The RNA shown here (Bacterial RNase P class A) has 377 nucleotides and comes from a Gemmatimonadales bacterium. The gene name in the source record is rnpB. The prediction has a mean pLDDT of 75. It matches the Rfam family "Bacterial RNase P class A". By type it is a ribozyme. About the family: Ribonuclease P (RNase P) is a ubiquitous endoribonuclease, found in archaea, bacteria and eukarya as well as chloroplasts and mitochondria. The sequence is in RNAcentral, with records from ENA.
[in-house]
RNA sequence: GGGGCAGGGCGCGAUGGUCGCGGCACGCUGGCAGGAGUGGCGUGUCGAGGAAAGUCCGAGCUCCACAGGGCAGACUGCCAGGUAACGCCUGGGCGCCGCAAGGCGACGGAUAGGGCCACAGAGAACAGACCGCCCCUUUCUAUAUCCAAGGGGUAAGGGUGAAACGGCGGGGUAAGAGCCCACCGCGCGUUCGGCAACGGACGUGGCACGGCAACCCCCAGUCGGAGCAAGGCCAAAUAAGCAGCGAGACCCGGCCCGGGUCGCUCGAGCUGCGGGUAGGCCGCGCGAGGUGGCUGGCGACAGCCAUCCCAGAGAGAUGACCAUCUGGUCGCCUCACGGCGACCAAACAGAACUCGGCUUAUGGCCCUGCCUUCCUC
Repeated sequence: GGGGCAGGGCGCGAUGGUCGCGGCACGCUGGCAGGAGUGGCGUGUCGAGGAAAGUCCGAGCUCCACAGGGCAGACUGCCAGGUAACGCCUGGGCGCCGCAAGGCGACGGAUAGGGCCACAGAGAACAGACCGCCCCUUUCUAUAUCCAAGGGGUAAGGGUGAAACGGCGGGGUAAGAGCCCACCGCGCGUUCGGCAACGGACGUGGCACGGCAACCCCCAGUCGGAGCAAGGCCAAAUAAGCAGCGAGACCCGGCCCGGGUCGCUCGAGCUGCGGGUAGGCCGCGCGAGGUGGCUGGCGACAGCCAUCCCAGAGAGAUGACCAUCUGGUCGCCUCACGGCGACCAAACAGAACUCGGCUUAUGGCCCUGCCUUCCUC
C1' cells in the first nucleotide's frame, strides 16, 4: 500500500439578507357591550428525526376489575451483572465459523413418560448379513487350490443415508469383535480454581446411555384487562326526574272584537336544580431530560457537581428567493500551478400522551482502534 474487522460522529453544506407559515409572551387596536377558544397589526422568542417509521417487546400515566387457593393458557429459558422494566444491554462460559481482528447461536431437561426419524438402504434403536471375509461338510479329483451347493461364524472392509449402536493404532483370532492394551472421546468419583455457568488435574468403569423438546411433555421463572378516541373539568340545547311559585298560558302574521287548543283534585306555564349534546379547557411537555467535568466500575451503568430549557396545535406550521463562501461533476484555456463558465448540494423520511429498547429504510462525508494467508521497502 492492498484486503478486512469493530466502533463512533454528521443528517442536508456554512454565514447573512428579504418574504412567508405555526406556537408562546408583550404592546397597540376593532365591534353597543360581554366573552369558554374574540379578530387584526407590530415587536421579541422558539419551531422535526436518527430513524419522528413498523407498532414487535418493556414501562410511566389513566380508567375498569380484584378475599385466598388451584386448573387451564401465553411467554421466557447457559451464568453473573446493569436497569424503573424488558424478549434489551454489558461481561463471562460453552458450541460452530474465520489464518486473524472478530462474527453467529430459542444455549434448561432425551435413564419421568409418550411420539417421530422422510428418501435411499439388508438393517433406523435392546438393529442389521446386500456385497465381502472366514471355518466345516458334500460332489469331482491321488491330495490341495478353484468352482458349486448346504450348514455356521463375523459388524474389520465396501455400499445406502442427515444419522449405521464409540474413534484410531497395536495385540489377538479361522476371520473378527472393548475380547485385551495405549491414546482420544464418553460416563462416574475425588480434588483444585471460579459467586456461578464452567474449566483443570487425578482415579475409575470397559462402552452401557443415537437424534429430534422450533412435537406433546417435564422443570424453573414471569403474567388481570383496556388504552390519551385513556381519563378529568366547564357547559348553549334537549328528555326523564326533583323543588318552589302557580291560575292562567298559547294560537288566528300589527291592534280591537270574536273564535279555538291546553290547564286549574290527575297542576298548564314560569323559575331553579339536575342531566351533559354542540363547543371549550385540562391531561400536554421540567423529563427514568440534554450538555460538560470529576469519581467508582473491564463494561453495560451508577453517584456527585456545574450548566441549559429544548416544537407542540386544530386533520396537523418549518418553505421560497438572493448574495458570498465551501465542496462535487462537466466543458473550455494553460506545460503546470491555476483561471473562467454551466449545473448540483442530494438518501430514507414528517412529531400528535410520553419514555427505554429492538427491527426495518438510508445517497454520502468524517474520525478512531485493531487484524492480515498478500505486495513493496